[in-house]
RNA sequence: GCUCCCAUAACUCAACGGAUAGAGCGGCUCUCUUCUAAAGAGCAAAUCGAGGUUCGAUUCCUCGUGGGAGCA
Numbered sequence: 001g002c003u004c005c006c007a008u009a010a011c012u013c014a015a016c017g018g019a020u021a022g023a024g025c026g027g028c029u030c031u032c033u034u035c036u037a038a039a040g041a042g043c044a045a046a047u048c049g050a051g052g053u054u055c056g057a058u059u060c061c062u063c064g065u066g067g068g069a070g071c072a
Base pairs, nucleotide, nucleotide: 001071002070003069004068005067006066007065011024012023013022018055027043028042029041030040031039048064049063050062051061052060
């Protein structure tokens, strides 16, 4: 330098182009308990950036950024 793959909550992962973007773990609050742990209830928290296509984009296209793999 070229090609391919990946990027979503703090972390690990879901999401036929149409739901309030969900789950586990973690965090916070409450209940329970003498206290802690466990258990139960609830809350907060995310689509890498900029454009494009579309009635509608996490999803499709382009460019960029970051990471990984291969070739040279």
Transfer RNA from Candidatus Wildermuthbacteria bacterium RIFCSPHIGHO2_01_FULL_48_25, 72 nucleotides, folded computationally.
NCBI's taxonomy places the organism under Bacteria, Bacteria candidate phyla, Candidatus Wildermuthiibacteriota.
The coordinates come from a structure-prediction model, not an experiment, and the mean pLDDT is 81.
Rfam family: tRNA. It is annotated as a transfer RNA.